[in-house]
RNA sequence: UUCUUAUCAAGAGUGGUGGAGGGACUUGGCCCUGUGAAACCCAGCAACCAUCAAGGUAACCCCUUGAAAAGGUGCUAAUUCCUGCGGAUAGUGUAUAUCUGCAAGAUAAGAG
Numbered sequence: 001u002u003c004u005u006a007u008c009a010a011g012a013g014u015g016g017u018g019g020a021g022g023g024a025c026u027u028g029g030c031c032c033u034g035u036g037a038a039a040c041c042c043a044g045c046a047a048c049c050a051u052c053a054a055g056g057u058a059a060c061c062c063c064u065u066g067a068a069a070a071g072g073u074g075c076u077a078a079u080u081c082c083u084g085c086g087g088a089u090a091g092u093g094u095a096u097a098u099c100u101g102c103a104a105g106a107u108a109a110g111a112g
Stems, first nucleotide, its partner, number of pairs: 001112008013042001015041003021032003028082002043076003048072002051067006080104001084102007
């Protein structure tokens, strides 16, 4: 870097250092930020992998449920902040609103 599978409406800081930007990308919005951005440290959240227990199974390194949080990751403003392409419903129609499929993206696990 490419592919596959799963998840993405919940959760988590009045901390320290730092010192001006940040919210993935494009367009347009809307926001956060010297009442301190990014980044780093600490703290915390979650439970994907790994671990343990019970059940399923002829059996398992498989499946289901649960536990714990010491290990590998991840995350800690706003739905993935909204916005793209298509479909449905409401609306005479437009605007708009709601639902939904795909695309894009993030994370984990696996494969090349």

This is a predicted structure of a 112-nucleotide RNA (SAM riboswitch aptamer (S box leader)) from Paenisporosarcina antarctica.
The sequence is in RNAcentral, with records from Rfam.
The coordinates come from a structure-prediction model, not an experiment, and the mean pLDDT is 79.
The source organism's lineage runs through Bacteria, Bacillota, Caryophanales, Caryophanaceae and Paenisporosarcina.